Model confidence (mean pLDDT): 86 of 100.
Large-subunit ribosomal RNA, domain VI from a marine sediment metagenome, 255 nucleotides, folded computationally.
Its Rfam family is "Bacterial large subunit ribosomal RNA".
Context: one part of a larger RNA
RNA sequence: UGUGAGAUAACUGAGCGGAAGUUGCGUUUAUUACGAGAGGAACAGCGCGACGUGGCCUCUGGUGUACCAGUUGUCCUAAAGGGCAGUGCUGGGUAGCUACGCCAUAGGAGAUAAGAGCUGAAUGCAUCUAAGCUCGAAGCUCCCCGCAAAAAGAGUUAUCAUAGGGCUCUCCUAAAACAGGAGCUUGAUAGGAGUCUGGUGUAAGCUGUGAGCGCAAGCGAGCAGCUCAGCCUUGACUUACUAAAAGCCCGUAAU
Numbered sequence: 001u002g003u004g005a006g007a008u009a010a011c012u013g014a015g016c017g018g019a020a021g022u023u024g025c026g027u028u029u030a031u032u033a034c035g036a037g038a039g040g041a042a043c044a045g046c047g048c049g050a051c052g053u054g055g056c057c058u059c060u061g062g063u064g065u066a067c068c069a070g071u072u073g074u075c076c077u078a079a080a081g082g083g084c085a086g087u088g089c090u091g092g093g094u095a096g097c098u099a100c101g102c103c104a105u106a107g108g109a110g111a112u113a114a115g116a117g118c119u120g121a122a123u124g125c126a127u128c129u130a131a132g133c134u135c136g137a138a139g140c141u142c143c144c145c146g147c148a149a150a151a152a153g154a155g156u157u158a159u160c161a162u163a164g165g166g167c168u169c170u171c172c173u174a175a176a177a178c179a180g181g182a183g184c185u186u187g188a189u190a191g192g193a194g195u196c197u198g199g200u201g202u203a204a205g206c207u208g209u210g211a212g213c214g215c216a217a218g219c220g221a222g223c224a225g226c227u228c229a230g231c232c233u234u235g236a237c238u239u240a241c242u243a244a245a246a247g248c249c250c251g252u253a254a255u
Stems, first nucleotide, its partner, number of pairs: 006160006015147004021051008034039001052105005060099004067092005072085005108142003115135004164250004169183004189243003192239005198232003205226005212219002
């Protein structure tokens, strides 16, 4: 862009793709069938793995230049709080993303191959085959997973048409651009604030104590208490305080 008037939402599934599975061990069957014995199965189940595939982050780990703490040198006069030194170095670590972690990977149907047969003539017998019929594989086609109305035979249903859509705007379960999704005051979309969860690990300041230094006055590392504190929170919830304003365009029964 089309789909013989415009939309919104939900579908159908012609067709296409998939390898979505492959495999091992143990065990019950069973110290059975079979076999003189030695030995020694199967059908049908159960359990645990390996590889592959798809998904997920509750757990275990990784990362985590958000964050918290410790600490060295130096600078901002000291303290406090900071800058720089590969994030200065070190110890932890939420979310997210991840694997080394967790979950799933099942059970059937149909038509067949080799093959096994039934009935049965040609050929009064025989013969699985010539007519007809029953079975029979990890393979084939479905069931399963994904895409799919551009399937030109261009589909269906419901609702609306005083419809609806787009831009701008607040954003992210989405994202290279585009697209997709949430929201726009009849509002929790983002920020802020509050509460919780979680991370770090007990802030500053004051009080007490105090190694040591000093003739003395005094200074004073460290330790304890106030203090599971302080700081932070890519997470959850609540709350219109701030910003989603003001607006613009397409389209609304044709070419």